[in-house]
Molecule: small-subunit ribosomal RNA
Organism: uncultured bacterium
């Protein structure tokens, strides 16, 4: 600093997530040392034990102890000592009295939204121990209470009575200038009140003492001062909720009191009716407040845990007491709860002080040493007290620092791990050598921290920290590796286990689940969670929107408040400038010093953005005064206009009624029908009645603020607009809140009611039709009053101002020139359109009627959905309206444009696409697939076009993949290795044969040193492997189908667009064709298209056997001679190009005609299939990942199945007849195949066929009869002399073998069917029908398939429809692309 996520792509908006940083944190796995620092965020819940505040004997009067002097003097020793009595004193002790402290130190964060904190002032409204300075003072006196000791109560806590008695305790009297209080009568000052000072007079008020020999020291008391330290007020700042809009009775103010240190409704009594609120009162939620921490480029956001300031609270509640100082954590009384003692009468207690202790919780130490320092209390002091402090324990809780070793070391050991097997990775890493000693272990030495002239004084601590010893010895985990994100692979699993911050992974090849190998990222640590900041300009102050994306209020008046034209003076609010005060210490920057070095830690600077003061400036803002006219308004002179209200008036039309005419229908609709009519409809005429609306004018014309407004007259009124520049002189804009208006459509109350016409009948559509269409039809619709207040109320574009190119329409006016004339023309204002520079815009688009360029004001947004929904308010008569959340839930939700595909959108064109023809299919028997169904198996695949006479160009064994049954395991096949043997043959037994066991014969070839070795091939073994029509055609090659023989489908430069894309390739013509041509910001190109190939059509050269015969000779015969002229044959060639000519066309292409020519416009026919589409077929044709099998999922053999049959289905053969069948008789092909072949002539046999036996590897021989046709005869319209299924018998031929299951033949049999519903197919000329021949496969088997000639049509008017396609356009919320997406119910 970004980044992934919305789409096929693409720009925008928009939101989700993600990399960073942090932490009193916690959890998982995993820890070596050290140093600084942090460690109950939760239950201010409950608390056992111990310790946290006491100290002064120099205030005191006792009591104890010792100790010394003396009194005493029992026993006993006896000049005397001596117990126990007793005095004195000195020294320890200390329960009472009495000072001083217990108001700090220490903890917690309920409470508090508050002058509680922060900042700055303010005390002219105050206090202040101890501490400092200065001034004066301490005179005389009194009585008590305590301990004590006695007698009493209690279980205890505690407590009564009597009596003794000290004092710096406690009181009385004196002094007292200062002090307080009256009263006078000055001087200075000040922001009100008042203050401060000096003066007179008069009242009142103090006191203690102790120690010492003492000097002198600590204390006493009155006042001033000063220093500290509070107290009070004040300005200014201090979360959310208006879905809290009103609150307030001591409430707001007077004035007198009370009360305080002290101002004051703090309190009383009384008078007055105030006071606060949208600049947010009052109420509800929440919260200790700062310095500061955390993030941030900063501005801001979050946050207040250690440290420091302040504030609050101390079991919960209330209340004073002492005292300088509390309304008092470790004081006291009540009360409440709760715990504990208890003799049941009573009592005790408050860890939110430090340790512990249960609860609680995700979760937070030690019931440690020590007063050595620092601080504090008290004391004169020595000293005592301090769980403040100083430390040490324990926790990777967090920041720092260091180690776990360094060098050399290649056969790149061994194992792992991946492999394409060849290697490569783990990897100089290990091993191994050489070293080193941080930290850790051990031993020796050993500080500072301690201090005024000295001395004692260390918890910590034998700690840092020095030295030595000895060993590489003790010391590496976590977390990732599909993208963002850095870091790959193999194996397991198989939308399964499971991952996952956000996209998203996993359904059999998973870099993303699991493990492993490698690998990356940090390291005593690493990871998850959770939180707060950033990224998020994603609430935009810096920094944001609002035509379409979330957003302009429906529209006007218009109040607060914001904003405001030109000058001229003043004041200084606000702005700016200097100064001066504070802005506490830490903490943060910056330089620097100390710990070896970093954490840390000291010191100087700095920052500290703010507040307060005083001086200054006057240009802007502001405020006073004053003046200006150009903003606004006024006048006068015109001027349009469906502007609005009210009252009249019109004429055309519907309908209704009366009446004439007149007769069978009217209406209506895609087409009916309900419905109206003979009781006379509709038509038509003529009178009338009643209500709405006002045809033409009418015009992206007019007016109105919007909603809206349309016949005509008359009347009240509102607004605009030009002219003149007369008046007023900033009156101006804009507008939260208010008020008014406000389409339809509803609502009340009362009128009308002619048409229309929700609801509703009925009638058709339709599966249905609560609709759309038709017939009726009530509310409404209209008018008057009074509600509702909503709309896609829209330009989806708020109002105001001023500034920025035009060009062209229109409607209203003015001016000039010109004129008889406002014809035309030209210049301006205001309206209202279109088009279009710049400039914006995400585009699309706006574009002087901005969405542009700026300025004021208002109102709105803030990811979809939930939801304009719920509760509350508010309005309303109700319908409802406004205001308006949340839970949950998704990763989107959107805007604009591209690229397709799509439309029962449009245009243009094509195709046997439809029409127009001709034969079919569907009906029927029969083949043949298929789909079902059986079945021990019916093997497998192909499944809308594009499967279904498909793979199958040929299933009776075999094929053969399937099924039973029998057998084999290096194996039916390949290669490599050992023995052993030629090979090969014949043959025997068992058996269905595979196989199984035996006899026999036979030895070959190449080299030999003749021992023997090798090659092919057989047998036997051992194991590596063979084998698989087993699975995935969604892992693939490879070849196929199909859209399509449709005319497409792209590239490179250029140019346009932010992009994705466009352009090209679109447009006029044209074509079979993206074929050409013109045109064009394109210019050219490549795959396509069309030529180039084969055929076949004319000719020509060559060439002439097995073809051919015209002339010639010959023969049954092109049979020979002989000829290559024709014919064919097969090889080069010419031909055909729109070349000519004429119309027509843009002087193009190009089309139309016609000449010539065998053929004329691609001659016909063929091969030939562009980018791609269908995960389209195919692992059973090969071919191949992967994964499965290995006495079988492979091999081998026998019989069986693939041929089953109740059924559907597709493709076909015959047919149903007379354009025909039957017989006999006769003529003309092409293209092909032939040796395990093709069979002639012959003879047999009804006949399929036998039987013999010439010719031919074939322009010679043979298949081979061409058949429809042409002549003749019979059938005469019937289920038949059509029609052949089916059956019955009897052959033939193929083969090892016709049972399941061949294909023919004769004889008999004689079935359905009389031209086929609904619906479908092929076909545009030598083509459709129709006819016959051939060939592959093949032992035999086609109605199938692939060719082959023979006979030969009809039709097309056209492109309106059905299906497919091509290009342009146009919508779209599809893009897996309408077989699409999606909405509601139900499960």
């Nucleotide at each position: 600093a970004g980044a992934g996520u919305u789409u096929g792509a693409u720009c925008c908006u928009g939101g989700c997530u993600c990399a960073g940083g942090a932490c009193g944190a916690a959890c998982g796995c995993u820890g070596g040392c050290g140093g600084c620092g942090u460690g109950c965020u939760u239950a201010a819940c409950a608390c056992a034990u111990g310790c946290a505040a006491g100290u002064c004997g120099a205030a005191c009067g006792g009591a104890g102890g010792c100790u010394a002097c003396g009194a005493g003097g029992a026993a006993g020793c006896u000049u005397g000592c001596g117990a126990a009595u007793u005095g004195u004193a000195a020294c320890c002790u200390u329960a009472g009295u009495g000072g001083c402290g217990g108001a700090c130190g220490g903890g917690u964060g309920a409470g508090u939204a508050a002058c509680g904190c922060g900042u700055g002032g303010a005390u002219a409204a105050c206090c202040u121990g101890c501490c400092u300075g200065a001034c004066a003072g301490a005179c005389c006196g009194g009585g008590a209470c305590a301990a004590c000791a006695c007698c009493g109560g209690g279980a205890a806590a505690c407590u009564g009575g009597u009596g003794c008695u000290a004092a710096u305790a406690c009181c009385g009297g004196a002094u007292a200038c200062g002090c307080u209080c009256a009263a006078g009568a000055g001087u200075g000052c000040c922001c009100a009140u008042g203050c401060a000072c000096a003066c007179u007079u008069g009242a009142g008020g103090a006191a203690a003492g102790g120690a010492g020999c003492a000097a002198u020291c600590c204390g006493c008391u009155g006042a001033c001062a000063g220093a500290u330290g509070g107290g009070u007020c004040c300005g200014c700042g201090u979360c959310c909720c208006a879905u809290u809009a009103g609150c307030u009775a001591g409430u707001u103010g007077g004035a007198g009191g009370u009360g305080u240190a002290a101002a004051g409704g703090a309190c009383c009594a009384c008078c007055a009716a105030g006071g606060c609120g949208a600049c947010g009162a009052u109420g509800g939620g929440u919260a200790g407040c700062c310095g500061g921490c955390c993030u941030g480029a900063g501005a801001g956001g979050g946050u207040g845990g250690a440290c420091g300031g302040c504030c609050a609270c101390a079991c919960u509640g209330g209340a004073a007491c002492u005292g300088a100082g509390a309304c008092a954590c470790g004081g006291u009384c009540c009360a409440g709860a709760c715990u504990c003692c208890u003799a049941c009468g009573g009592g005790a207690g408050g860890c939110a002080g430090c340790a512990g202790u249960g609860g609680g919780g995700a979760a937070u130490c030690u019931u440690c040493c020590g007063c050595a320092a620092u601080g504090g209390g008290c004391g004169a002091a020595a000293g005592c007290c301090u769980g403040a402090c100083g430390g040490a324990g324990c926790a990777a809780c967090g920041c720092c620092g260091c180690g776990u070793g360094a060098g050399u070391g290649a056969u790149u050991a061994a194992g792992g791990c991946c492999u394409u097997c060849g290697g490569g990775u783990u990897g100089u890493a290990a091993a191994a050598c050489u070293c080193u000693g941080u930290c850790a272990u051990c031993a020796g030495g050993g500080a500072a921290g301690a201090a005024a002239a000295u001395a004692a004084u260390g918890a910590c601590g034998g700690u840092a920290c020095c030295u030595g010893a000895g060993g590489a010895g003790g010391a590496a985990g976590c977390c990732c590796c599909g993208g963002c994100u850095a870091a790959c692979u193999a194996c397991g699993u198989g939308c399964c286990a499971g991952c996952a911050g956000c996209c998203g992974c996993g359904g059999u090849a998973a870099a993303a689940c699991g493990u492993a190998g490698g690998g990356g990222g940090c390291g005593a640590g690493c990871g998850u969670u959770g939180u707060c900041c950033g990224g998020a300009a994603u609430u935009a102050c810096u920094g944001g929107g609002c035509g379409u994306a979330a957003a302009g209020g429906g529209c006007g008046c218009g109040u607060a408040g914001g904003c405001g034209g030109u000058u001229g003076u003043c004041c200084a609010a606000g702005u700016c400038a200097g100064a001066g005060g504070u802005g506490a210490a830490a903490a943060c920057u910056c330089u620097g010093g100390g710990c070896u070095c970093a954490a840390c830690u000291c010191a100087g600077a700095g920052c500290g953005u703010g507040c307060c003061u005083c001086u200054g400036a006057a240009a802007c803002u502001g405020g006073g005064c004053g003046a200006c006219u150009u903003g606004a308004g006024g006048g006068c002179a015109g001027g349009a206009g469906a502007g609005g209200g009210g009252a009249g008036u019109g004429g055309a039309a519907u309908u209704c009624c009366c009446a004439g005419u007149g007769u069978a229908g009217c209406g209506g609709u895609g087409a009916a029908a309900u419905g109206c009519g003979u009781a006379g409809a509709u038509a038509u005429u003529g009178g009338g009645a009643g209500g709405a609306a006002c045809a033409c004018c009418a015009g992206u014309g007019g007016c109105g603020a919007a909603g809206g407004c349309g016949a005509c007259u008359c009347u009240c009124u509102g607004g605009c607009c030009u002219g003149u520049u007369u008046c007023u002189g900033a009156c101006g804009c804009u507008g939260a809140g208010g008020c008014g208006c406000g389409a339809a459509a509803g609502c009340g109350u009362g009128g009308g009611g002619a048409g229309c016409g929700a609801a509703c009948g009925g009638g058709a559509u339709u599966a249905g039709a609560u609709a759309c269409c038709c017939c009726g039809g009530u509310a409404g619709u209209c008018c008057a009053c009074g509600c509702c207040g909503u709309a896609a109320a829209c330009g989806a574009u708020g109002g105001g101002u001023g500034c920025u190119a035009g060009g062209u329409g229109u409607a209203g006016g003015a001016g000039g020139u010109a004129u008889c004339g406002a014809c035309c023309c030209c210049u301006u204002c205001u309206g209202u359109g279109c088009c279009g520079u710049a400039g914006c815009u995400a585009a699309c688009g706006c574009a002087a009627u901005a969405a542009g360029c700026a300025c004021c004001c208002c109102g709105c947004c803030u990811g979809g959905g939930g939801a304009g929904u719920a509760c509350g308010g508010c309005c309303g008569c109700a319908a409802g309206g406004u205001u308006g959340a949340a839970a949950c839930u998704c990763a989107a939700a959107g805007g604009a444009a591209u690229u397709g595909a799509c439309g029962g959108g449009g245009g243009c064109c094509c195709g046997c696409a439809c029409a127009a023809g001709c034969g079919g299919u569907g009906g029927a028997g029969c083949a043949u697939g298929u789909g079902g169904u059986u079945u021990a198996a019916u093997u497998c695949g192909a499944u809308g076009c594009a499967a279904c006479g498909c793979g199958a160009a040929g299933a009776a064994c075999c094929u053969u993949a399937c099924c039973u049954g029998g057998g084999c395991u290096u194996g039916a096949c390949a290669u490599c290795c050992c023995g052993g043997g030629a090979a090969u043959c014949u043959u025997c037994u068992g058996g269905a044969a595979a196989c199984a066991g035996g006899a026999g014969a036979g030895u070959g070839c190449c080299c030999u040193u003749c021992g023997g070795g090798g090659a092919a091939c057989c047998c036997g073994g051992a194991g590596a492997c063979a084998g698989g029509u087993g699975c995935u055609g969604c892992a693939u090659g490879g070849c196929u189908g199909u859209c399509g023989u449709c005319a497409g489908c792209u590239c490179g430069u250029g140019u346009c667009g932010u992009g994705a894309g466009a352009u090209g390739u679109u447009g006029g013509g044209u074509u079979a064709a993206g074929u050409c041509c013109c045109g064009c910001a394109a210019c050219g190109a490549g795959c396509g298209c069309a030529a180039c190939c084969c055929u076949u059509g004319u000719c020509u050269u060559u060439a002439a056997u097995u073809g051919c015969c015209a002339u010639c000779a010959u023969u049954c015969a092109g049979u020979u001679g002989g000829g290559c002229a024709c014919u064919u044959u097969a090889a080069a060639g010419a031909g055909a190009c729109u070349g000519c000519c004429g119309g027509c066309g843009u002087u193009a292409a190009a089309c139309c005609g016609g000449a010539g020519g065998a053929a004329g416009g691609u001659g016909g026919g063929g091969a030939u299939g562009a980018c791609g589409u269908c995960a389209a077929g195919u692992c059973c044709u090969c071919a191949u990942g992967g994964c499965c099998u290995u006495u079988a999922u492979g091999c081998c053999c026998a019989g069986g199945g693939c041929u089953a049959c109740a059924c559907a289905c597709g493709u076909g053969c015959u047919a149903c007849a007379a354009u025909g069948g039957g017989u006999g008789g006769u003529a003309c092909a092409a293209a092909g195949a032939g040796c395990a072949g093709c069979c002639a002539a012959c003879u047999c046999g009804c006949g399929a066929g036998a039987g013999u036996g010439a010719g031919c590897a074939a322009a010679u021989c043979u298949c081979a009869a061409a058949a429809a046709g042409c002549c003749a005869u019979c059938c005469u319209c019937a289920g038949u002399u059509c029609g052949g299924a089916u059956u019955g018998g009897a052959g033939u031929c193929u083969g090892c073998a016709a049972c399941u299951c061949g294909a023919c033949u004769c004889c008999a049999u004689g079935a359905a069917g009389u031209c086929g519903g609904a619906a479908u197919c092929g076909c545009u000329a030598g083509u459709a029908a129709u006819c016959g021949c051939u060939g592959a496969u093949c032992a035999g088997c086609a109605u199938g398939c692939c060719g082959c000639g023979g006979u030969g049509a009809a039709u097309a008017c056209g492109u309106u429809c059905c299906c497919g396609g091509g290009c342009c356009u146009u919508g779209c919320a599809c893009u897996c692309a309408c077989c699409g997406c999606c909405c509601g119910u139900c499960a």